[in-house]
């Protein structure tokens, strides 16, 4: 320089063709125990890597840009 492929809650990942985001684990309360850890039962936590565009409506679709993983050269 070209190509392909992610970039979503603090971690790891869902989110089959667009309609207002959801699991596990951590984390906060309780209950359980002398106490802790497990067990249960309940919450809080994202606006979706950035910018713009399409549309009544976008994480999901176009463009341009970053940045990670590969591949070719």
């Nucleotide at each position: 320089g070209g190509g392909g492929u992610c970039u979503u809650a603090g971690c790891u990942c869902a989110u089959c063709a667009g309609g207002u985001a959801g699991a596990g684990c951590a984390c906060c309360u309780g209950c359980c125990u002398u106490g802790c850890a497990a067990g249960c039962a309940g919450g809080a936590g994202g606006c979706g890597c950035c910018c713009g565009g399409u549309u009544c409506g976008a994480g999901c679709c176009c463009g341009g840009g970053a940045g990670g993983c590969u591949c070719c050269a």
A computed fold for a 73-nucleotide RNA from a Micromonosporaceae bacterium, annotated as transfer RNA. NCBI's taxonomy places the organism under Bacteria, Actinomycetota, Actinomycetes, Micromonosporales, Micromonosporaceae. Rfam family: tRNA. From the family's description: Transfer RNA (tRNA) molecules are approximately 80 nucleotides in length. It is annotated as a transfer RNA.